[in-house]
Context: one part of a larger RNA
Order: sequence, then structure tokens, then C1' cells
RNA sequence: CUGGGCGUAAAGCGCGCGUAGGUGGUUAGAUAAGUUGGAUGUGACAGCCCCGGGCUUAACCUGGGAACUGCAUUCAAAACUGUCUAGCUAGAGUUUGGUAGAGGUAAGUGGAAUUCCGGGUGUAGCGGUGAAAUGCGUAGAUAUCCGGAGGAACAUCAGUGGCGAAGGCGGCUUACUGGACCAAAACUGACGCUGAGGCUCGAAAGCGUGGGGAGCAAACAGGAUUAGAUACCCUGGUAGUCCACGCCCUAAACGAUGUCAACUAGACGUUGGGUUCAGCUUGACCCCUUAGUGGCGCAGCUAACGCGUUAAGUUGACCGCCUGGGGAGUACGCCAGCAACGGUAAAACUA
Repeated sequence: CUGGGCGUAAAGCGCGCGUAGGUGGUUAGAUAAGUUGGAUGUGACAGCCCCGGGCUUAACCUGGGAACUGCAUUCAAAACUGUCUAGCUAGAGUUUGGUAGAGGUAAGUGGAAUUCCGGGUGUAGCGGUGAAAUGCGUAGAUAUCCGGAGGAACAUCAGUGGCGAAGGCGGCUUACUGGACCAAAACUGACGCUGAGGCUCGAAAGCGUGGGGAGCAAACAGGAUUAGAUACCCUGGUAGUCCACGCCCUAAACGAUGUCAACUAGACGUUGGGUUCAGCUUGACCCCUUAGUGGCGCAGCUAACGCGUUAAGUUGACCGCCUGGGGAGUACGCCAGCAACGGUAAAACUA
């Protein structure tokens, strides 16, 4: 120098797009930068190593050799990598025709329910709990019927169902719009993969301005409970939850499992697509194939649990990250932010 790891022990960036860089299918030719071989020069002396010699030995001194694995020049080789030229179609992409979908944005619209308001009927309770009380009610509540207002969420369908890169997405209709999958052909001709920096998106809570406010509900108030009860339970209740625009940028942002590709037993369920051959009770059937999504399971792997063609198996390419616990995801500095706070990120000391 090489050599370890990252589902749960420390460790996969929350997700994507993409710059530099790294890396890259197949055929032929050229080249000779990398690569390989030869030659020449150089690689000081000494030392180390080998064979000898001299001090009675040794240390020490001394002769010869080897080594100095390097560098430069030159000659040659052309398999591999690179470069150049000309191609190819298996990767990637485009076109055509279909398919499924809570994918996104905007506008409109529907019914059930809660609350409130007006009116009718009606009378003494209602509500709430383990039990109560606070609370509401003879100024007529609760219950029930009719009418109205307003906001928010969309029962059933509904499904280890679907879509999306992730966060996430669920009444219905319309407009605009992204992606995926399938089949058969045609076309482009390596255009690919990954991706430090960078940029976009990013639940909830929170912030700014302006709206909105039915229900729920931090804070707060009261009633209970209790030794106490700054709680759990109850009655209320404001921010907030909702909308528009602008910030914030964090989560057990989880599959605690980075992305891409290839290969490696099976049978079972389910969603979408496809087609012909075969079958028959032409069907919501069966078979085959393809893209997802689940539960088992062989080999293999794993400390075990478990994973197991959706790998944590066998390999390749690239990025990120880890290096005992605490101190600490903290201090300081810097960057971003209106702030809240976020990002980056130590040490002393301790044990």
C1' cells in the first nucleotide's frame, strides 16, 4: 500500500432534475497516449544483500558482484483501455394505435351531518360521568316538524386496490396538463448510467399580509379526581385548523433498505394491458405473455431476527454516509431566514 462496513448494532442525503467528474453496448479499419517487450544512457559514493581478502577474532577496513524495482531516448507489438474514421441495433429515445388510474392545476356544482337563526307543536327537565358538578333551561331548553344562513369534510363504493420521484392524492362535472403500461411496425443510431457543487419540489406545526370561521381545539377559565393534580375525565374556549399570495425546509420525511443494469428454483393471491395457439359448460372461464402490487418459499446470504426475481442472493457503474458512550447535532464562526429556528460543525473534559 491492499484489505471493513451502512434493514434492526455507528452509518442511505426527504425526493427529484442536472453541471463538472467518473463510467459506458457492438463490428471493422487507423493510431500508438495508456499498456507490454527489447536495446542504449543514466540511476554518485557509502550503506543493505552475495562471494572473497586484511587486522590472532569480532566490530572495523577493503576487492568484486548483485541490487537500485526509477527516469529518459529509441526500436518493436497491437489483445485490452483511450483517440480518430466508417458502420450496426440488443441499451436509450421518437412516431402510430390503444388501456387503467384519489397524478397535478383551475372553475363550477351535489347530498348527508354538525352548529346557529326564524317559526310551529310541546313541558320540565336537558347535558355529562366511574359517580358527580361546573354548564344550558319556565325570559320555554332538550325532543320534534318546517324554513333559512354558513363553513368544513366527502359515508357506502373501498380493496396488503390505484396513481405519483418523494411529500402525498378520495363526492360529482368541465377545461388545461404530467407520467406509466401494452401491442405491432417504422425511425434515430450509444444519444446511456451515476452525479461533487447547483437548482426544483417537499407532511404537520409555525411566520407575514388580507379574507373566512360550522365543527374540532394548543393556550386559558371553570367543575371534578387527588395528599397535591399547573394532568388524565367533564363544561366552555382563543390562536390554529380553511382560502389567496409570500416565507419556513424540518419529521419514526420508514421498506429505518441510494440510483441504474445483468444474472439466479418454484407454486399461490391480486391490479392494468395484450394476443394467438390449445381447451370447453363462449365466460365475471382457462392457458400463455407483459408491467405493477402482496403473502409463502429452494439455493444463497445473515450475529440472529429474517431477506429471498420487488434480495438483505451473485456481480458491475456512480454517489452519499459510518469509525466507542457522554459532552453534542451543542459552542464558536460562516451561510439562509421577518422571526421561530434551520444548514454546516468542533474541542476541553468525562468515563
The part of an RNA shown here (small-subunit ribosomal RNA, central domain) has 351 nucleotides and comes from an uncultured prokaryote. The RNAcentral record of the full RNA draws on ENA.